[in-house]
The RNA shown here (small-subunit ribosomal RNA) has 1449 nucleotides and comes from an uncultured bacterium.

RNA sequence: GAUGAACGCUAGCGACAGGCUUAACACAUGCAAGUCGAGGGGCAGCGGGGAGUAGCAAUAUUCUGCCGGCGACCGGCGCACGGGUGAGUAACGGGUAUGCAACCUGCCUUUUACAGAGGGAUAACCCGGAGAAAUCCGGACUAAUACCUCAUGGUACCAAUUUACCGCAUGAUAAAUUGGUUAAAGAUUUAUUGGUAGAAGAUGGGCAUGCUUUCCAUUAGGUAGUUGGCAGGGUAACGGCCUACCAAGCCAUCGAUGGAUAGGGGCACUGAGAGGUUUGUCCCCCACACUGGUACUGAGACACGGACCAGACUCCUACGGGAGGCAGCAGUGAGGAAUAUUGGUCAAUGGGCGAGAGCCUGAACCAGCCAAGUCGCGUGAAGGAAGACGGUAUUAUGUAUUGUAAACUUCUUUUGUGAGGGAAUAAAAAGGGGAACGUGUUCCCCAUUGCAUGUACCUUACGAAUAAGCAUCGGCUAACUCCGUGCCAGCAGCCGCGGUAAUACGGAGGAUGCGAGCGUUAUCCGGAUUUAUUGGGUUUAAAGGGUGCGUAGGCGGUUUUUUAAGUCAGUGGUGAAAGUUUGCGGCUCAACCGUAAAAUUGCCAUUGAAACUGAAGGACUUGAGAGUGGUAUAGGUAGGCGGAAUGUGCGGUGUAGCGGUGAAAUGCAUAGAUAUCGCGCAGAACCCCGAUUGCGAAGGCAGCUUACUGGAGCACAUCUGACGCUGAAGCACGAAAGCGUGGGUAUCAAACAGGAUUAGAUACCCUGGUAGUCCACGCUGUAAACGAUGAUUACUAGUUGUUGGCGAUAUACAGUCAGUGACACAGCGAAAGCGUUAAGUAAUCCACCUGGGGAGUACGCCGGCAACGGUGAAACUCAAAGGAAUUGACGGGGGCCCGCACAAGCGGAGGAACAUGUGGUUUAAUUCGAUGAUACGCGAGGAACCUUACCCGGGCUCGAACGGCACAGGAAUAUGUAUGAAAGUAUAUAGCUAGCAAUAGUCUGUGUCGAGGUGCUGCAUGGUUGUCGUCAGCUCGUGCCGUGAGGUGUCGGCUUAAGUGCCAUAACGAGCGCAACCCUUAUCUAUAGUUACCAUCAGGUUAAGCUGGGGACUCUAUGGAGACUGCCACCGUAAGGUGUGAGGAAGGUGGGGAUGACGUCAAAUCAGCACGGCCCUUACGUCCGGGGCGACACACGUGUUACAAUGGAUGGUACAGAGGGUUGCUACUUAGUGAUAAGAUGCUAAUCUCCAAAAGCCAUUCUCAGUUCGGAUCGGAGUCUGCAACUCGACUCCGUGAAGCUGGAUUCGCUAGUAAUCGCGCAUCAGCCAUGGCGCGGUGAAUACGUUCCCGGGCCUUGUACACACCGCCCGUCAAGCCAUGGAAGCCGGGGGGACCUGAAGUACGUAACCGCAAGGAGCGUCCUAGGGUAAAAUCGGUAACUGGGGCU
Repeated sequence: GAUGAACGCUAGCGACAGGCUUAACACAUGCAAGUCGAGGGGCAGCGGGGAGUAGCAAUAUUCUGCCGGCGACCGGCGCACGGGUGAGUAACGGGUAUGCAACCUGCCUUUUACAGAGGGAUAACCCGGAGAAAUCCGGACUAAUACCUCAUGGUACCAAUUUACCGCAUGAUAAAUUGGUUAAAGAUUUAUUGGUAGAAGAUGGGCAUGCUUUCCAUUAGGUAGUUGGCAGGGUAACGGCCUACCAAGCCAUCGAUGGAUAGGGGCACUGAGAGGUUUGUCCCCCACACUGGUACUGAGACACGGACCAGACUCCUACGGGAGGCAGCAGUGAGGAAUAUUGGUCAAUGGGCGAGAGCCUGAACCAGCCAAGUCGCGUGAAGGAAGACGGUAUUAUGUAUUGUAAACUUCUUUUGUGAGGGAAUAAAAAGGGGAACGUGUUCCCCAUUGCAUGUACCUUACGAAUAAGCAUCGGCUAACUCCGUGCCAGCAGCCGCGGUAAUACGGAGGAUGCGAGCGUUAUCCGGAUUUAUUGGGUUUAAAGGGUGCGUAGGCGGUUUUUUAAGUCAGUGGUGAAAGUUUGCGGCUCAACCGUAAAAUUGCCAUUGAAACUGAAGGACUUGAGAGUGGUAUAGGUAGGCGGAAUGUGCGGUGUAGCGGUGAAAUGCAUAGAUAUCGCGCAGAACCCCGAUUGCGAAGGCAGCUUACUGGAGCACAUCUGACGCUGAAGCACGAAAGCGUGGGUAUCAAACAGGAUUAGAUACCCUGGUAGUCCACGCUGUAAACGAUGAUUACUAGUUGUUGGCGAUAUACAGUCAGUGACACAGCGAAAGCGUUAAGUAAUCCACCUGGGGAGUACGCCGGCAACGGUGAAACUCAAAGGAAUUGACGGGGGCCCGCACAAGCGGAGGAACAUGUGGUUUAAUUCGAUGAUACGCGAGGAACCUUACCCGGGCUCGAACGGCACAGGAAUAUGUAUGAAAGUAUAUAGCUAGCAAUAGUCUGUGUCGAGGUGCUGCAUGGUUGUCGUCAGCUCGUGCCGUGAGGUGUCGGCUUAAGUGCCAUAACGAGCGCAACCCUUAUCUAUAGUUACCAUCAGGUUAAGCUGGGGACUCUAUGGAGACUGCCACCGUAAGGUGUGAGGAAGGUGGGGAUGACGUCAAAUCAGCACGGCCCUUACGUCCGGGGCGACACACGUGUUACAAUGGAUGGUACAGAGGGUUGCUACUUAGUGAUAAGAUGCUAAUCUCCAAAAGCCAUUCUCAGUUCGGAUCGGAGUCUGCAACUCGACUCCGUGAAGCUGGAUUCGCUAGUAAUCGCGCAUCAGCCAUGGCGCGGUGAAUACGUUCCCGGGCCUUGUACACACCGCCCGUCAAGCCAUGGAAGCCGGGGGGACCUGAAGUACGUAACCGCAAGGAGCGUCCUAGGGUAAAAUCGGUAACUGGGGCU
């Protein structure tokens, strides 16, 4: 885009066209084929006339065919047309073209001739009979255009003969002669018409033939009247159409036979076309008429509304018998998703009959129903902004949108309703009358005929009045927001959407598309170059046969002659109409219709051309082959020979192990192994040479030698003269394994056994070991049979190896031919790559492919001894499977490098007790968060109340806090009382401030607008943070390369802590990171000296920088200097490296800190804060009291203290740094054993104070023990803070004195002022559960060979089926559910064929008895057949216990 459509929602009108696609299922009822009296006898019914009877009449009744006419009957014509359907049919059925010298043709037209004389019946009617009926029988009468006989007769037919002529042929035609046979009908209104025979025509048919006409080869052989001949029969006619005889043919891979499906065509839909699909309506042809068969009549039928028979079904019946055929028009039932009225008329067109009027006509023309299609029209038009109300959205006192939309104003009237008018289609024919002439034609006049229809159309009145929906809105694809829902409900054509912010579900608003329709479903074509003729491919995506020979076939070198099959051109015929296209025209337009033209690409005939192809003939040599001469060769087959190794036998020597492995064991060995020497035997394989070497068609071929044998290349140019290429079938060869028979068996070695390994180990490893491996003969016929690349021929830059020829003295060099490798231009390719050995450019032939899985499976067939091979599907299922390349990530891949990563060391953790955090458990609550590294002395730098978020209980609701407004009241505030656990509630007393005033301020209460929430979502977010990681990386611009993703730069070499730098370089530069700049520390210097310092001078104290003074030193705090591989030596191109180098306080980043690239982990945090959305609002808010966060069987992390002598205890004694302090630090004195208390002084701090530093050093004691170690736990007594130490504080003193004697597997930190060890300070803080955190100084080590390994990281490279990226992906069994399918004992059914039996109707033939004068008939018989039956076989389908695999979840 389309449809004979269906379904859903919706619906105003008209025109045109359409309407059982399914059950060729069954049918009630009505109609669909009759007509002619001008063929006939007649007269049932109707009308008229006449006559009679009854009666006044109307009327009734009887008779009369007299008239109009006419039922039934005889006769003629029609019924073979028109109408329906598509079952069958794969066929001369259809299409197209040709032929009939092998044919027929009623009615019609033209034309010739004729029509004489007779005869006998019969239906109707009448009478009788049988039957329920249908119907039938008997008797008697009668007519014809019914039937029969005789005559006549021809260019008819038959037989014979002669002549001429034609045809490709069988044969035909014409003329003539003779003989034989066959005809006729009348009617009438007198116009006419009909009859018989013949010759032509027209029309319609019959037959034959060429070409063409679906799928299956998992259908390969078929055929017995079959193929042909001769004779006969039959037919309109040819013919095995039929019969007898003779011959053995005929068809078929160019697809016979069989099976499946199907009416064919014009056309229709689609498509640029070529094609593909379709065959409904209309037209042509065919076939059929309940199923099967048969003939009759006839011009024509084997006959839709005829006959006979058989069958199935239905109906009637008096049970004896009968009737029927809607695939005609309506209609009914059934089936189905689904398809209409039991309508009108013969007015027109057409048909039948008739002289005609006319009759008949469900053909036809009309109407009805149906949006089922196409076309047309309408549902209003213009103005109209307060951009109304309402709705929706939103950043919400606003804005946007619906939207000029509405309202409102003006206008129009198609349509609608009412009224009025009102067609065309009708033209002729026929009828009647008249005229003309050519006597059957023309013309004129008259009267008549309309179903549709009072319709179309026209006029007029009214009045926007009567008329809009459907689908969609994530992308494809035009159109977006809100709400609801929360992987639910649902959507979906594909991708996919939905798990709490859904443009994808449902609703709403809005928008988009189409519009009386719109969507969905189904089907066809297109897109799809996705079956490729136009117009595809086969190295790796699906796809080259394992290889050769070769049949058919296809294709084929140079030149010449002829021919004309192909080819090309002209002409003629045909190619129906409709349809298509174009022009013009008619319905108001259009659809639709009319008319003309074009087209109809085809077939046939004919005339010509001769280039190309073909055919026939001649010639040629370059393709191909032959000849001669060299050459190379693991080419093949058979025989002979050889040495080494292995195993084994015998003997010698010799002694305890051998063998094997990662390590072992099984095994062998004192009965003497392994090892070694000698002599034998056996079988198999051939070291070195040996190589991108050579040979072969492929498989494949390797010791030496002999015989036979194959192919190839080169040189010469002697011969043949296209002999060629390819190759479906076919034939042959064909690794390994395997099979059969017979040998052989040394090694190795499936199966098997044992030993190991392992969770297991039916494996990898080891010890053994049988088939087999070897030979002969036969089979199998497959491989990643690979160059994953079919064969042949020609052409298209080169460079460089190598093998064999030629030429040459030559293995120089160049050249040439044939092989075999590497690289590469053009070109090709999706790329990788290929590239004269093509995957390039062309040609020929063969094979093969068409999404993945199912499946190389099933079934069938063929082959095979078997194993198995060849051929080779479908159902079902998925939306992918696949190729090449890219970037990452990953690897029990590789290379290089780094890090307390390992190693080397030191000290710990893991065992104990306690502290603290977490899990778990418990609880009214044990608030919440953090959970591998990167949670767990974490948020918390300090939970008794508070904090506090949790629980219980008691209160408040403008609220605990804050802002605005209004009103009322009073200052604020202070002091009370009652009650209560408190909060609170109730209540009393005193009492306004500023300002002259307006008013302002503050507080309380009431009302109101904002509150409040540590409620949820860190997966909606901001900000902040952890980690990889202080790792060296991450990118950009321009250029270049690539179809592209991307690459290059950033790679390579060297170097560095470093993508740090240097060199190289299709890259050149740049940015964020690195480094440096900053702070601190180490040295020096300048300046400045108070509260710091004190060397010199002076004073002074028990003592002391205490004082004067000083500016030297230390120190303080400001500014500078200093370090840069700068210098030297060596190495290196350089960068840089090395050195117990020099100098220097410091040396190669001097030490430490701050500083954290692009990014990763949906990492952490909504409970620090902020914030979107959701939720609560007398509560999820807020106040108070108490409790809890502190629980305790247990598990884990982080720490403290220890287990002791490098120690504990006691006494004495020395040396810091950095910080803190007025709600504070406190000297000093006194009291107390002490924590502390009471006094008192200094200090807002280089001034006073915390402040005692401790380890250390000097002494004494303890003597290896659960201790003079260790200090938990518990008892008692106190101190301090605080409203308050019960749950639940710290400290002090006295007493008590637990575990623990150095800690399993495993694991952590640290490379120098570091580890270890020792104390000091600070924050938070009333106090403190601090052993934590952050700082400070004192003492002060050991070790690093090195980078194999563990962990983490960086760069390069490689593989990848991974990309939420190895915590990936993914295979098979098993378990469960569903689905389709194979096999299967059997069971059921279908179609077809053959055999046998029987055999209706009917044609033909035969025929003694019966009938008939006869002609003939009846009856009977024969042949054939539909149908029926019997038995067997093949084939197809369904179903099935059980069973096999497959797919999906």